[in-house]
RNA sequence: AGCGUUGUGGCUUAGUUGGUUAAAGCGCUUAUCUAAUAAACAGGAGAUUCUGAGUUUGAUUCUCAGCAGUGCCU
Numbered sequence: 001a002g003c004g005u006u007g008u009g010g011c012u013u014a015g016u017u018g019g020u021u022a023a024a025g026c027g028c029u030u031a032u033c034u035a036a037u038a039a040a041c042a043g044g045a046g047a048u049u050c051u052g053a054g055u056u057u058g059a060u061u062c063u064c065a066g067c068a069g070u071g072c073c074u
Base pairs, nucleotide, nucleotide: 002072003071004070005069006068007067010026011025012024013023019057028044029043030042032040050066051065052064053063054062
């Protein structure tokens, strides 16, 4: 340099053949329980979905460019 692939809460992942409030586990946190801790149970906060542009009535989803990671090949 070429061809693929991935990017979603602090971490690990879902998701949607484009449609109103983006889901789960772990973690964090509040309360109950306990002599206390853990566990258990019930709540809460935390994401404008890597960045920009385009298409569209509408984009996390489609297209293009860029950035970062990763795989293959020379």